[in-house]
Molecule: THF (Tetrahydrofolate) riboswitch aptamer
RNA sequence: CUGGGAGUAGAAACAGCGCGUUAAGUGCCGGUCGGAUGGGAGGUUGCCGCCGGACGAAAGAGAUCUUCUCUGCGGUGCUGUCUUCGCAACCGCCUGC
Numbered sequence: 001c002u003g004g005g006a007g008u009a010g011a012a013a014c015a016g017c018g019c020g021u022u023a024a025g026u027g028c029c030g031g032u033c034g035g036a037u038g039g040g041a042g043g044u045u046g047c048c049g050c051c052g053g054a055c056g057a058a059a060g061a062g063a064u065c066u067u068c069u070c071u072g073c074g075g076u077g078c079u080g081u082c083u084u085c086g087c088a089a090c091c092g093c094c095u096g097c
Base pairs, nucleotide, nucleotide: 002096003095004094005093010084011083013081014080015079016078017077018076019074020073021072028053029052030051031050033049034048035047039091040090059071060070061069062068063067
């Protein structure tokens, strides 16, 4: 000098442990809102949170019966494993010539 590569967030499946079933959560719409996001810098399609709005559900069985257990149900939460996807340009890192 030049070629190649790795690494964020996110998603699926499975497992474990929970939560709700007296309806929270999820999903949808909105916001001069906040936050995190490759090693640096920068940034938002995306992610998380907060606030407001609309919509909205699957229970059943058993017991020692004001409670608990089991089987379900919820576009349910967290963690782990694994797969997948993966930030333009710049600098850095690994590697070939």